Small-subunit ribosomal RNA from an uncultured Desulfobacterales bacterium, 1526 nucleotides, folded computationally. The RNAcentral record of the sequence draws on ENA and SILVA. Model confidence (mean pLDDT): 83 of 100.
């Protein structure tokens, strides 16, 4: 620091997602040790049990027992006394403490908190310091004893007693209050200093010591010390109160408030104050957000971040609030009190049913809730707190330990060496690679854990004892204090730490490996199972699922989930935007607010500088130090951007004053204008009415019909009525703020502009709310109504047509109302104002100037309105002085798409509706601009037998053949629009053959290797359908070596048997592939390098102007070149030349029946080499071009004709059954052999052909003329037989020689005469021929007989542009035989093309696009089904809150107090003072009534979203087929 994801690709916009860090976490797997931290985030839910606040005998009175010792008595059981226990325990009075410490975060949006201040408006126990005092009296009471009630808790009565308890009196410095004198400050109020007079108001003693003084036996008084007590001053600490500023969200909360705001007086408080009361006034708060609602303890800090910020408020620290819920008080220095009291309520417990008790949000612990959070531990040793003179006691504060990988930090699980690269696993191209120096083995070390032994620091105080000083004092006493010595205290814990022993021994997992993101292979699975943070994987070769091997990352942890910040400049202060991506208000006027011209003076609020105070500690940062390091801890520093205060400066802003004229405005003159309102007037046209002429149609459409018309329409003429709109002018021309405004005249009226001077003197700009205007449609009331025209009706169209088209037609359109509505794609999709920043050229209005001075032209200024264009800006498109440039001021608005501009609520409206405006849920996109394609029932140009013009066909018939379908045991398989269907198949009777049935074989029919035996080969017999099986005889050669010359061994070829490796597969996958092929298309295209342009995809080149069959060529051009294609080079044909002359040819000569023979090679021909044609020549057109047109010459003329030749690519086109090949499957079968059958089936449908339907013909007879092929298991002459197919015999020919082989149509003659025929030949019967082991299924041909359909073919559709179509025959391949097919060959030989509007296909340019799987695209809505969330809903049920009333516990206050009463006074009667009780005021719970608000739930209902290939249509995207949209 970025990355992934919208697209075919691009840029930008924009959301979603990821990588980081963090956590009081939880869950999954795993788990060795230690240190330091940390641990109910949920139910402020309920709590068993124990503990958490007591202490003081030096304030006070009283005072046990167990037990021990000892005495007396004794019934020997015991009873009783003394001493110790012990002035102890327990209890009581009194003092201090219990308001601290500890817990929790419910409430609280507040002076609660934070910060800075104020208190001259206050208090402060204990503590420190200082001053003064501490005198004289008195009456009670608890404990205790006796009695009573009660289950208990507890209570009552009588009696005794003490105090540092209580009361009274005295004194009173100072202080307080009142009055008063006087000084200072001050306008005053007031405040402060000094003085005088008066009033009220205190106390308590304890302990220890001493005897100097008095009394004196002790001792007391006294004295002293010390601790207390009282009243003051001061300090410290703590607290109360007040104030400035800051402190969440909602305006779908806009008004709130009667003690409310203020005053006066009084009360109350420590103290100000409506804090409370009475009276008076009517105020107070609020858009700078009152009131209401929701949520929330606040801060230091913590997490994150570069920072600014954002989120958070566990642990630690500060503050606040709370203590079962609510209320109210007492005591006290302080409370309205967590472990006090009272009342009410809920809950729990005890009960003898009469009554009582309780409050863990203290520490442990229990239950419950929950994903989830610990021990009913030890100790007061340390730190701190309470009490005490102290010892000491208390302390779940605290210190420690325990549990939990919950977090952070540290350590370990070993180190070195070790290659036969072991075994084993995995992979493999079978060679090997990898785990891997990893292991084993060898040599070491000893952290942690284990065992044994040693063993700290944390401890300093205090006390006691001693010693030595100092102070007090009469004192060497005592007391206080200082120093020093000794002694006393450790929960943790025998812990940390150290040493030793032994031993590699006890100690590694988790996640991931498609991209982001480091890390790859195999197997399994087969859109299944599953994964997934996003994009997305999985449909038989998954690096994405599951397993394995390997690898990567982190490591006692690793992942997942959740949450926060970051990335996110994705709320933008730093630091974003608004023409088209989301976003400018429809427009103006204007309030508050914000901002504001020039020069001067003053001020000092903002601003800037300096000082001071504060900004707690902890934390963060820096430096240093302590635990072996670190985490952790300690010390010091810095920082803390803030606030307050003092002081200085005066540029800028503000404020005040006084000026200025340039901003703004006013006055004068002038012209322009559909600016607005009202009244009036006009003509054209439509319609209607009346009349005339006139006759059969009119009207309307793509075509029609509805409609009108013989009752007279349409047409035409005349007259009239009525309403609405104003042709031409008319113009990116004018006016207006916008909406909008168009005949003419008049009246009233607004604004802008130009010119020239004068005046005012900043009067300005913007503008939240507010007010006004505001198209069309719509609404209300009343008019009006010609035309047009929603709705509606009819006619068409259509599959349908609730539409488009037509005929009618009602609201409405028009007018009036201070009518309503208030919205539009209200758009320049561009807020208003001001300033600045090149120009060019139109146009409207008003001026100025030169010239002509007449029209007018030119130059120039201002205002408006257009076009083009530089810089600049922009994602691009584009904008560009009328900015979308550069700046300033102010307002409005945006933050992914959908849900939704919707719901609810509010406001407005008569309604329709408008405005304001969410959420749940859902998706990973939605959207912008531009690019390349593709497409268009878009455009332009061009081509093609594409159409047109023609000729002949197909589609109808019969047959052949292929296909589908059906059938079958099998009818093998493939090919399916063009581009499958006489296709693979150039030829299925067996074979072929892959299919079926049956019979057989299993190393195999075929290949290699190994072993054994025989060995070339063949013959015979039996059986069988054959394959095969069984048997018999015969028989060993070839080569080499050895040899006794018999033979032996080996080898090559070969046969049989055997073993296993393997063979085999026309089995699957053409969507795993190679190769080959088809197709667009023989269409003219497809690209590259460099350069240039563009942010980029890309563009340019290749576009443009011509031209061509052609991206063919020329010209132009930011392009210049090049490649694959085109063309040419190749073959055949057409002309000529040369060479050559047999098997070919024959002009001349001879000859024959015949080029038959001699002869010749001139010609034809053959087959080799050449020539020839190049727009070369001429003329014209054309850009001095390319080229085109015409002509000449020529055998041939503009590519001469035909072929071969097929660019980049498209169709997952075809082929695994030509071949090759990955993977899968099969292996006594899916392989191999054999026989028979099938591929030839047949209600039917389609394609391709043949033959016909006849006279341009059929039959018969006669007579001509080819080319190109083939031939030895062959072609086969001639002769002969047969009607014929053919047979017999047989010459020639491996072929320019012989044969196939008569070409046919044509021509001549004759016959038939329009008919199912002398057409046509299917079908069937009979008889034959040929091939072949074999023609039954299932061949071809011949002869005789039979003689079907068919009389030119519906919709539709095919081929062909010249030696072509049509027609005629010939040959060949395959092949034993079998073409109507295929491939070639020649003969005869046309018609037509105006032309490119249309159909089809294609090329180029351009345009639109929401398409890119690319129009066979995309995509919308209803309906049906399922699920989800939401709204409405008769109601129903909760929470919360307001108002009114009732009620009124405890308590406080007031009042009363006939009852009662110790202290004081008393004249002894009583009084004073007080208590109980009564009444009243306030008031909690509770109750009644009625509202607000907010949840839950609900029959039914509404739309929305999402779902697999449902239904109906086709609305949108192209001119989307009616342009779309608001």
């Nucleotide at each position: 620091a970025g990355a992934g994801u919208u697209u075919g690709a691009u840029c930008a916009u924009g959301g979603c997602u990821c990588a980081g860090a963090a956590c009081g976490a939880a869950c999954g797997c795993u788990g060795g040790c230690g240190g330091c931290g940390u641990g109910c985030u949920u139910a402020a839910c309920a709590c068993a049990u124990g503990c958490a606040a007591g202490u003081c005998g030096a304030a006070c009175g009283a005072g046990a027992a167990c037990g021990a010792u000892u005495g007396a008595c004794u019934u020997c059981g015991g009873u009783u006394g003394a001493u110790c226990a012990a002035g102890u325990a327990a209890a009581g009075u009194g003092g201090c403490g219990c308001a601290c410490g500890g817990g929790u975060g419910a409430g609280u949006a507040a002076c609660g908190c934070g910060u800075a201040g104020a208190u001259a408006a206050u208090c402060u126990a204990c503590c420190c310091u200082u001053g003064u005092g501490u005198u004289g009296g008195g009456g009670a009471u608890a404990a205790c004893c006796g009695g009573a009630c009660g289950a208990a808790a507890g209570u009552c009565c009588a009696g005794c007693u003490a105090a540092u308890a209580c009361c009274u009196a005295a004194u009173a410095c100072g202080g307080u209050c009142u009055u008063u004198u006087u000084g200072g400050u001050g306008c005053a109020a007031a405040u402060u200093g000094a003085g005088a007079a008066g009033a009220a108001g205190a106390a308590a003693g304890g302990u220890u010591g001493c005897c100097u003084c008095u009394g004196a036996u002790u001792u007391a008084a006294g004295c002293a010390a010390u601790c207390g007590c009282a009243c003051g001053g001061g300090g410290a600490u703590g607290a109360g109160u007040c104030u400035g500023c800051g402190u969440a969200c909602c305006a779908u909360u806009a008004g709130c408030u009667a003690g409310u705001u203020g005053g006066u007086a009084g009360g109350g408080u420590a103290a100000u104050g409506g804090c409370c009361u009475a009276c008076c006034a009517a105020g107070g708060c609020u858009a700078c957000g009152a009131u209401g609602g929701u949520u929330a303890g606040c801060g230091g800090g913590u997490c994150u971040g570069a920072g600014a910020g954002g989120a958070u408020g566990a642990u630690c620290c500060g503050c606040c609030a709370c203590a079962c819920u609510g209320g109210a008080a007492c005591u006290g220095a302080a409370a309205c009190g967590c472990g006090g009291a009272c009342c009410a309520g809920a809950c729990u417990c005890c009960u003898a049913c009469g009554g009582g008790a309780g409050g863990c949000a203290g520490c442990a612990g229990u239950g419950a809730g929950g994903a989830a959070u610990u021990u009913u531990g030890c100790g007061c040793a340390a730190u701190g707190g309470g009490g005490g003179a102290a010892a000491c006691c208390c302390u779940g504060a605290c210190g420690c330990a325990g549990c939990g990988a919950c977090g952070c930090c540290g350590c370990g699980u070993g180190g070195g060496u070790g290659a036969u690269g072991a075994a084993g696993g995995c992979u493999u191209u079978u060679g090997a690679g990898u785990c891997g120096u990893a292991a084993a083995g060898c040599c070491c070390u000893g952290u942690c854990a284990a065992g044994u032994g040693g063993g700290a620091a944390g401890a300093a105080a205090u006390g006691u004892a001693g010693u030595a000083g100092c102070g007090u004092u009469a004192a060497u006493a005592g007391c206080g204090u200082u120093a020093u010595u000794a002694u006393u205290u450790g929960a943790c814990g025998g812990u940390a730490c150290c040493a030793c022993u032994a031993a590699a021994g006890g100690a590694a997992g988790c996640a991931c490996c498609g991209g982001c993101u480091a890390a790859c292979u195999c197997c399994g699975u087969g859109c299944c199972a599953g994964c997934a943070g996003c994009c997305g994987c999985g449909g038989u070769a998954a690096u994405a699922c599951g397993g394995a091997g390997g690898g990567u990352g982190c490591a006692a942890g690793c992942g997942u989930u959740g949450u926060u910040c970051g990335g996110a400049a994705u709320u933008a202060c730093u630091g974003g935007g608004c023409g088209u991506a989301a976003a400018g208000g429809g427009c103006g006027c204007g309030u508050a607010g914000g901002c504001g011209g020039u020069a001067c003076u003053g001020u000092a609020a903002g601003u800037c500088g300096g000082g001071u105070g504060u900004g707690a500690a902890a934390g963060u940062c820096c430096u240093g130090g302590g635990c072996u390091c670190a985490a952790c801890c300690c010390a010091g520093g810095a920082a803390g951007u803030g606030c307050a205060u003092c002081u200085g400066a005066a540029a800028c802003u503000g404020c005040a004053g006084a000026a200025c004229u340039u901003g703004a405005g006013u006055a004068u003159c002038g012209g322009a204008g559909g600016g607005g309102a009202a009244a009036g007037u006009g003509g054209a046209a439509u319609u209607c009415c009346a009349g005339g002429u006139g006759u059969a149609g009119a009207g309307g459409u793509g075509a029609a019909a509805u409609u009108c018309g013989u009752a007279g329409a349409u047409a035409u003429c005349u007259g009239g009525a009525g309403g609405a709109a104003c042709a031409c002018c008319g113009g990116u021309g004018g006016c207006g703020a916008a909406g909008g405004c168009g005949a003419c005249u008049u009246u009233c009226u607004g604004g802008a502009c130009g010119a020239a001077u004068a005046c005012u003197g900043a009067c300005g700009c913007u503008g939240a709310g507010g007010c006004g205007c505001g198209a069309a449609a719509g609404c209300g009331u009343g008019g009006g109504g010609a035309g047009c025209a929603a709705a509606c009706a009819g006619g068409a169209u259509u599959a349908g047509a609730u539409a488009c088209c037509c005929u009618g037609g009602u609201a409405g359109u028009c007018c009036a109302c201070a009518g309503c509505u208030g919205u539009a794609a209200a758009c320049g999709a561009u807020g208003u104002g001001c300033a600045c920043u090149a120009g060019a050229u139109g146009u409207a209005g008003c001026g100025g100037g030169u010239g002509u001075u007449g029209a007018c032209c030119c130059c120039u200024g201002c205002u408006g309105u257009g076009u083009c264009g530089c810089a600049g800006c922009u994602a691009a498109c584009g904008c560009a002085u009328u900015a979308a440039g550069u700046g300033c001021a102010c307002c409005g608005c945006c933050u992914g798409g959908g849900g939704a501009g919707u719901a609810c609520g509010g406001u407005c409206g008569c309604a329709a509706g408008a405005u304001u405006a969410a959420a749940a849920c859902u998706c990973a996109a939605a959207g912008g601009a531009a690019u390349u394609g593709a497409c268009g029932g878009g455009g332009g140009c061009c081509c093609g037998c594409a159409c047109a013009a023609g000729c002949g066909g197909u589609g109808g018939a019969g047959u052949a053949u292929g296909u589908g379908g059906u059938u079958u045991a099998a009818u093998u398989c493939g090919a399916c629009g063009c581009a499958a269907c006489g296709c693979g198949a150039a030829g299925a009777a067996c074979c072929u053959u892959a299919c079926c049935u049956g019979g057989u074989c299993u190393u195999g029919a075929c290949a290699u290797c190994c072993c054994a035996a025989g060995a070339a080969c063949g013959u015979c017999u039996g059986u069988g359908a054959a394959a095969g099986c069984a048997g018999a005889a015969a028989g060993u050669g070839c080569c080499u070596u050895c040899u006794u010359a018999c033979g032996a061994a080996g080898g090559a070829a070969u046969u049989u048997g055997g073993u296993g490796a393997c063979a085999g597969g026309u089995g699957c996958u053409g969507c795993a592939u190679g190769g080959c092929u088809g197709u667009c298309g023989u269409c003219a295209g497809c690209u590259c390098g460099u350069g240039u342009c563009g942010u980029g995809a890309g563009a340019u080149g290749u576009u443009g102007g011509g031209u061509u069959a052609a991206g063919u060529c020329c010209c132009g051009c930011a392009a210049c070149g090049a490649g694959c294609g085109c063309a040419a080079c190749c073959c055949a044909c057409g002309u000529c030349u040369u060479u050559a002359g047999u098997u070919g040819c024959c002009a001349u000569c001879a000859u024959u029946a015949a080029g038959u023979u001699g002869g010749g090679c001139a010609c034809u021909c053959u087959a080799a080499a050449g020539a020839g044609a190049c727009u070369g020549c001429c003329g014209g057109u054309g850009u001095c071009a390319a080229a085109c047109c015409g002509g000449a010459g020529g055998a041939a003329g503009g590519u001469g004709u035909g072929g071969a030749u097929g660019a980049c690519g498209u169709c997952a086109a075809g082929u695994c059954c030509u071949c090759a090949u990955g993977g899968c499957c099969u292996u006594u079968a899916u392989g191999a052999c054999c026989a028979g059958g099938g591929c030839u089936a047949c209600a039917c449908a389609c394609g391709u052909a043949c033959u016909a339907c006849a006279a341009u013909g059929g039959g018969c007879g006669g007579u001509a003329c080819a080319a190109a092929g083939g031939g030895c298991a062959g072609c086969g002459a001639a002769c002969u037989c047969g009607c014929g197919a053919g047979g017999g015999u047989a010459a020639g020919c491996a072929a320019a020689u012989c044969c196939c082989a008569u070409a046919a149509a044509a021509c001549c003659g004759u016959u038939c005469u329009c008919a199912g025929u002398c057409c046509g030949g299917a079908u069937c019967g009979g008889a034959g021929u040929c091939u072949g082991c074999a023609a039954c299924u299932c061949g071809a041909c011949u002869c005789c007989g039979u003689g079907a359909a068919g009389u030119u073919g519906g919709a539709a559709u095919c081929g062909c542009u010249g030696g072509u179509a049509a027609u005629c025959g010939u040959a060949g391949a395959u092949c034993a035989g079998c073409a109507u097919g295929c491939u070639a060959c020649g003969g005869u030989g046309a018609a037509u093309a105006c032309g490119u509007u249309c159909c089809c296909g294609g090329g180029c340019c351009u345009u639109g696009u929401a398409c890119a799987c690319a129009c066979c695209g995309c995509c919308c809505g209803u309906c049906a089904c399922a699920c989800c969330a939401c709204g409405g809903g008769a109601g129903u049920u909760g929470g919360u809150u307001g108002u009114a009333c009732c009620a009124g516990a405890a308590g406080a206050c007031g009042u009363u107090g006939a009852g009662c009463u110790a202290a004081c006074c008393u004249u002894c009667g009583g009084g004073a003072a007080g208590c109980a009780g009564g009444c009243g005021u306030c008031c909690a719970a509770g109750g009644u009534a009625u509202g607000g608000u907010u949840g839950g739930u609900a029959a039914c209902u509404g739309g929305g979203g999402u779902g697999a290939a449902g239904u109906c249509g086709u609305a949108a995207c192209a001119a989307g087929g009616u342009a779309a949209c608001c």